The prediction has a mean pLDDT of 77.
The RNA shown here (Bacterial RNase P class A) has 356 nucleotides and comes from a Gammaproteobacteria bacterium.
Rfam family: Bacterial RNase P class A. Gene Ontology terms of the family: tRNA processing, dimeric ribonuclease P complex and ribonuclease P activity.
RNA sequence: UGAGCCGGCCAGACAGUCGCUGUUGAUCUCGUAUCAAUGGAGGAAAGUCCGGGCUCCACAGGGUAGAACGCCAGAUAGCGUCUGGGUGGUGUGAACCAACGGAAAGUGCCACAGAAAAUAUACCGCUGACUCCGGUCAGUAAGGGUGAAAUGGUGCGGUAAGAGCGCACCGCGCGUCUGGUAACAGGCGUGGCAGGGUAAACCCCGUUCGGAGCAAGGCCAAAUAGGGGAGUUGGGGCGAAAGUCCCGCCUGUGACCCACAGGGCUCCCGGGUAGGCUGCUUGAGAUGCCUGGUGACAGGUAAUCCAGAUGAAUGACUGUCCGCGACAGAACCCGGCUUAUCGGCCGGCUCAGACU
Numbered sequence: 001u002g003a004g005c006c007g008g009c010c011a012g013a014c015a016g017u018c019g020c021u022g023u024u025g026a027u028c029u030c031g032u033a034u035c036a037a038u039g040g041a042g043g044a045a046a047g048u049c050c051g052g053g054c055u056c057c058a059c060a061g062g063g064u065a066g067a068a069c070g071c072c073a074g075a076u077a078g079c080g081u082c083u084g085g086g087u088g089g090u091g092u093g094a095a096c097c098a099a100c101g102g103a104a105a106g107u108g109c110c111a112c113a114g115a116a117a118a119u120a121u122a123c124c125g126c127u128g129a130c131u132c133c134g135g136u137c138a139g140u141a142a143g144g145g146u147g148a149a150a151u152g153g154u155g156c157g158g159u160a161a162g163a164g165c166g167c168a169c170c171g172c173g174c175g176u177c178u179g180g181u182a183a184c185a186g187g188c189g190u191g192g193c194a195g196g197g198u199a200a201a202c203c204c205c206g207u208u209c210g211g212a213g214c215a216a217g218g219c220c221a222a223a224u225a226g227g228g229g230a231g232u233u234g235g236g237g238c239g240a241a242a243g244u245c246c247c248g249c250c251u252g253u254g255a256c257c258c259a260c261a262g263g264g265c266u267c268c269c270g271g272g273u274a275g276g277c278u279g280c281u282u283g284a285g286a287u288g289c290c291u292g293g294u295g296a297c298a299g300g301u302a303a304u305c306c307a308g309a310u311g312a313a314u315g316a317c318u319g320u321c322c323g324c325g326a327c328a329g330a331a332c333c334c335g336g337c338u339u340a341u342c343g344g345c346c347g348g349c350u351c352a353g354a355c356u
Stems, first nucleotide, its partner, number of pairs: 001352010012321007020040008028031001042327001046338002049336005054213004066209005071085005086100001087098004101204002106202002108198003123144002125140006152170006171193001172191008217278004227269006234247005249263005285304001287302006322325001
C1' cells in the first nucleotide's frame, strides 16, 4: 500500500419561528383555560419466534396426546439465549459454520446407471477342471466398469487365482492407565473386524412445557329495558272545636268486603351496558468509577429519573454547513433470537507485495 476477519459506537448538525402531548408551578373569567419551566421513539420501537414478571382461571398425584430441545462446563430470575471449551467441517490465515443422542428395537426410502442399493449378489476379468473348441461347471471379489454412495485403507506375505487368509501401519470396537471438573485427548493391551446411507423420514431414549392474556384484571357508575323487595301510607271540603262528608288507580275471580292473580304508580336493593378512573411506567432500571472473573456476568459505591398517548402526541417552515442522510414509529413491562438498514468512526488481528 492492497485485500480481508472480529468487536464496539454514531444514525445529518446548528440556530430561529409556529404547533402537539406528559409533568410541575403561577394566575383568573375555574375551563382538561392561559402563561412559564421542563420531559417527549429505536437499534431494531418490527416479526410476535422463545424465556420471564404481572393478572385471572384451573390445580393431591400420575399418565396419554401434542410441541420444543438434545457434546461438556459455566452465566442468569429464567430460556430453545449467552460465555468458555471439546469434536467434526470450511478457509493460506485472522476466523467462521454445525438439531452435534440412537441406524445392532422395528418400519420406510435410496432417481438414473449398475451384476448388486442390502434376506443379498457377479457384467467384464482372473484361476482351475471338462470340452463337441461354440462354451459349460466351479472358485474369486485383487483389477475393470456403474453410481452421490459398493461390504475397512496401503503395503508385504500367501495362493491355481484370490481373499483379514496371515502380518505391519492407519482406521474401528473393547479393556485399562495418564491428563482434564467434564465433553474429550493421548499411551498401552486386545479383537481380524460386524449389520452401506438416511432420524429438520416415521420411530426409540432423555429433558422441559397447565390454560388464557393489559381488549388481562380492579374500582366508580347514567338513560332505557329487565330481576328482587316494600308500599298504594293518603288527599280534599265544611266547621271555632269535637266531629262529619266525598274520593282512595285499572282489569279479572266474586252478590259484596276482605282476599287472591295480573297491570299501573312511588321508593329501596343488587347485577350490568354506555362512559370514566386505574392497571401505566422506579425497573431482575440505565450511567460513571472501583473490585473479582479468560469471558458471559457478579459485587460495591456515587450521582440520577430518562415517553406514557387513548382517535391515540413526538411535527411543520425558514436559514447556514457537510459526505445530502438508510431501515423504520412506542401502546403493560423486561431478557433474548430473527429479519430490514445510506453511509461513517474507533480498536484488535490476518494474508500478500514493496521499502528500511
Source information:
It is recorded under the gene name rnpB. The model forms 94% of the base pairs in the Rfam consensus. The sequence is in RNAcentral, with records from ENA.